Overview:
Predicted 3D model of a 76-nucleotide RNA (c-di-GMP-I riboswitch aptamer) from a soil metagenome. The coordinates come from a structure-prediction model, not an experiment, and the mean pLDDT is 86. Its Rfam family is "c-di-GMP-I riboswitch aptamer". Its family is annotated with cyclic-di-GMP binding in the Gene Ontology.
[in-house]
RNA sequence: GCAAAACCGCCGAAAGGCGGUGACGCAGAGCCACGGGACUACGGCGAGUUCGCUCGCUACGUCCGCCGGGCCGCCA
Numbered sequence: 001g002c003a004a005a006a007c008c009g010c011c012g013a014a015a016g017g018c019g020g021u022g023a024c025g026c027a028g029a030g031c032c033a034c035g036g037g038a039c040u041a042c043g044g045c046g047a048g049u050u051c052g053c054u055c056g057c058u059a060c061g062u063c064c065g066c067c068g069g070g071c072c073g074c075c076a
Stems, first nucleotide, its partner, number of pairs: 001026002006021006024065001030071003034068003037063003043058006
């Protein structure tokens, strides 16, 4: 210097994000979804259906505080 969980408010279909309170941790817990991984499934596709809906698959969504890689970097 940053700020996990939890709680409150807002945004989002969700995952999750932003702000506040708060400190579990972090010497790059700064930035980039590039490789792997994880999460979600509005929409799309398929199946079923009592036609209300249900189930399966799917990232174009999300996570950089999961690992690797890249970029930049203050003071002692």